Record summary
A computed fold for a 182-nucleotide RNA from Anaerobacillus isosaccharinicus, annotated as Lysine riboswitch aptamer. The same sequence occurs in records of 2 taxa. The prediction has a mean pLDDT of 80. Of the family's consensus pairs, 98% are formed in the model.
[in-house]
């Protein structure tokens, strides 16, 4: 010095991602508690089935009256940590409720794969929910890099802007380091 490899550090995208406590709405006049001159034999232990245990004519269940939550999920702001931030799917480790079986649920360990990001619409699942989340499909928007065209700098390399098109975060930008060639 060349083009582009190795490793490290620091950054960018923006209605950016996640977590925490307090507050607020909802859950809900629900669960639950008490009373009852009402009713009168069942009820509970995660759905279903079987077993086992417990409560119950000293009143189960249901009704009425009075009182009346919480967790998860959500909202706007604050604080903190960050930019595969994070999320999802499959398989997998362990735990959870009396025992077994069965279909599931919640949290958790690890592996693999996918997604640049947020938004809107439709649909499916979860959910108390019309909230919200996630999956799938579509739509523009946005950041980044490659290619092409046009313009500016100045006529060139290069740089910047605009348009079109394509790709993905193991990416992109900046700095340093080291290997290779001259």
């Nucleotide at each position: 010095u060349g083009a582009a490899g190795u490793g490290a550090u620091a950054g960018a995208g923006g209605u950016g991602c996640a977590a925490a406590a307090a507050c607020c709405a909802u859950u809900a006049g629900u669960a639950c508690a008490a009373a009852u001159u009402u009713u009168g034999a069942g009820g509970a232990g995660a759905g279903u089935g079987a077993g086992c245990u417990c409560c119950g004519u000293u009143g189960a269940u249901a009704g009425u009256u009075u009182g009346g939550a919480a967790a998860g999920g959500g909202g706007a702001a604050u604080u903190u940590g960050c930019c595969g931030a994070a999320g999802u799917a499959a398989c997998u480790u362990g735990u959870u409720a009396c025992u077994c079986a069965u279909a599931a649920a919640a949290c958790u360990u690890g592996u693999u794969a996918c997604u640049g990001g947020g938004c809107c619409u439709g649909u499916a699942u979860u959910g108390a929910a019309u909230a919200a989340a996630u999956g799938c499909a579509g739509g523009a928007c946005u950041g980044u890099c490659g290619u092409a065209u046009a313009g500016u700098u100045a006529u060139a390399a290069g740089a910047c802007u605009a348009u079109a098109u394509g790709g993905a975060g193991g990416g992109c930008u900046a700095u340093c380091u080291u290997a290779c060639g001259c």
The sequence is in RNAcentral, with records from Rfam and Ribocentre.